[in-house]
RNA sequence: UUGACGCCCCGCGGGAGAGCGGUUCGGUCCGCGCCGAAGGAGCAACCACCCGGGAAUCUCGCAGGCACCAGGACCGCGGGGACGAG
Numbered sequence: 001u002u003g004a005c006g007c008c009c010c011g012c013g014g015g016a017g018a019g020c021g022g023u024u025c026g027g028u029c030c031g032c033g034c035c036g037a038a039g040g041a042g043c044a045a046c047c048a049c050c051c052g053g054g055a056a057u058c059u060c061g062c063a064g065g066c067a068c069c070a071g072g073a074c075c076g077c078g079g080g081g082a083c084g085a086g
Stems, first nucleotide, its partner, number of pairs: 002086001007081008019032004033066003039062001040060003046053002
């Protein structure tokens, strides 16, 4: 000086699931039901064996959601940042 993998942020594209009744100008509000891909919580093997540590797209369904909009795990592309193998 250059600087991979992985990590973080931003932008663009793609992006699922779940309703009935009543009510309201309006999913607006109420009852019951339902979904599971923001976030959150729980746990196996294993480690340690005192406490405990310990993953998820699994479980829970707290939060969120159930026309559209918004949000949206995850995938792709682009840009930036930190670290840094070589």
Background
Predicted 3D model of an 86-nucleotide RNA (Glycine riboswitch aptamer) from an Acidobacteriota bacterium. The model forms 95% of the base pairs in the Rfam consensus. Its mean pLDDT, the model's own confidence on a scale to 100, is 79. Its Rfam family is "Glycine riboswitch aptamer". Its family is annotated with glycine biosynthetic process in the Gene Ontology. Lineage of the source: Bacteria > Pseudomonadati > Acidobacteriota.